[in-house]
């Protein structure tokens, strides 16, 4: 970079550098932003892999393993403005119609694993 899978409706700053962007790409919309934008740090979230401690844990009993459940947040990541901001494609329900709402793909994001 590719495959796979699993999650993507909660939650996180009145701080410090730092100067004009930013909200993934492409169209469309609609936001943020000098009352200071990316980014770095600092804090903070949250719990996906690790880890660590309690429990649970097979035929009758005791111990276990695989496993599950809980707790911590110590390792590795991630996040920290709106649903992954919203639409974009297929379906469906309303409607005269503009157009709403649901489902579901698709891209996309983060994490395990594997290539």
């Nucleotide at each position: 970079g590719c495959c796979u899978u699993a999650u993507c409706a909660a939650g996180a700053g009145u701080g410090g550098u730092g100067g004009a962007g930013g909200g993934a790409a492409u169209g469309g919309g609609c936001c943020c932003u000098g009352u200071g934008a990316a980014a770095c740090c600092c804090g903070g979230c949250a719990a996906c892999c690790g880890g660590u401690a309690a429990c649970u844990g097979a035929a009758a009993u005791u111990g276990u393993a695989a496993a599950g459940u809980u707790a911590c947040a110590c390792g590795g990541u991630g996040c920290u403005a709106a649903g992954u901001c919203c639409c974009a494609c297929a379906g469906a329900a309303u409607g005269u119609a503009g157009a709403u709402u649901c489902u579901g793909a698709a891209a996309g994001a983060u994490g395990a694993g594997g290539u």
RNAcentral holds the sequence, with entries from Ribocentre.
SAM riboswitch aptamer (S box leader) from Caloranaerobacter azorensis, 115 nucleotides, folded computationally.
The model forms 97% of the base pairs in the Rfam consensus.